[in-house]
RNA sequence: GGACCCGUAGUGUAGCGGUUAACACACUUCCCUGUCACGGAAGAAAUCACCGGUUCGAAUCCGGCCGGGUCCG
Numbered sequence: 001g002g003a004c005c006c007g008u009a010g011u012g013u014a015g016c017g018g019u020u021a022a023c024a025c026a027c028u029u030c031c032c033u034g035u036c037a038c039g040g041a042a043g044a045a046a047u048c049a050c051c052g053g054u055u056c057g058a059a060u061c062c063g064g065c066c067g068g069g070u071c072c073g
Base pairs, nucleotide, nucleotide: 001072002071003070004069005068006067007066010025011024012023013022018056027043028042029041030040031039050064051063052062053061
């Protein structure tokens, strides 16, 4: 330098172009318990790496760019 894959709550992952971006763990509050843990109920938290384009509508399609990984030279 080239090809391909990945980037979404604190972490790990889902998510046919269309309803409020979902789940687990973690976190907060409450219940439970003599206390902790376990268990139960509720809640906060991501405008989807970034910048543009297409579209009535984009996390999703297209282009660019940044970062990470694998392979090739």
Molecule: transfer RNA
Organism: Patescibacteria group bacterium